């Protein structure tokens, strides 16, 4: 250089045939508690890596770029 795979929340990940994006853990409030740890209930938290097309309508499909992996030469 070539070929392939992967990029969604801090953090590891799912997301079906394209219909308007969620779980664990962290994280913040309460409630229990003498105080905390655990438990329990809530809450918050993303322009889906960057731009461009297709589409009534993209994380989903197409081209471009970028970072990473793995194989090859």
């Nucleotide at each position: 250089g070539c070929g392939u795979c992967u990029u969604u929340a801090g953090c590891u990940c799912a997301g079906u045939u394209g219909g308007u994006a969620g779980a664990g853990c962290a994280g913040c409030u309460g409630a229990u508690u003498c105080c905390a740890a655990a438990u329990c209930a809530g809450c918050a938290g993303g322009u889906c890596g960057g731009g461009a097309g297709u589409u009534c309508g993209a994380g989903u499909c197409u081209c471009u770029c970028a970072a990473g992996g793995c194989g090859u030469g």